């Protein structure tokens, strides 16, 4: 340079068009002589960035950023 993939709570990932959820983590409470493990409950993200389609975007589309993989 040129191609194709990726970007969603602290971490690993769901959600494929109708205003966002798991699992680990963290807080807090039961349990316990204490800790751990178990359980319950809670807090934390409006989804890289900016337009655009659309009644309605994490989801289609476009340009850019950052990151991976092929090629040159």
């Nucleotide at each position: 340079g040129g191609g194709c993939c990726u970007g969603u709570g602290g971490c690993u990932c769901a959600u494929u068009g109708g205003u966002a959820g798991a699992g680990c983590g963290g807080g807090u409470g039961u349990c316990u002589u204490a800790u751990a493990a178990a359980c319950a409950c809670c807090a934390g993200g409006u989804a890289c960035u900016u337009g655009g389609u659309c009644c309605g975007a994490u989801u289609c589309c476009a340009a850019g950023c950052a990151g991976g993989c092929c090629c040159a």

This is a predicted structure of a 72-nucleotide RNA (transfer RNA) from a Candidatus Curtissbacteria bacterium. Its Rfam family is "tRNA". From the family's description: Transfer RNA (tRNA) molecules are approximately 80 nucleotides in length. The coordinates come from a structure-prediction model, not an experiment, and the mean pLDDT is 83. The RNAcentral record of the sequence draws on ENA. Lineage of the source: Bacteria > Bacteria candidate phyla > Candidatus Curtissiibacteriota.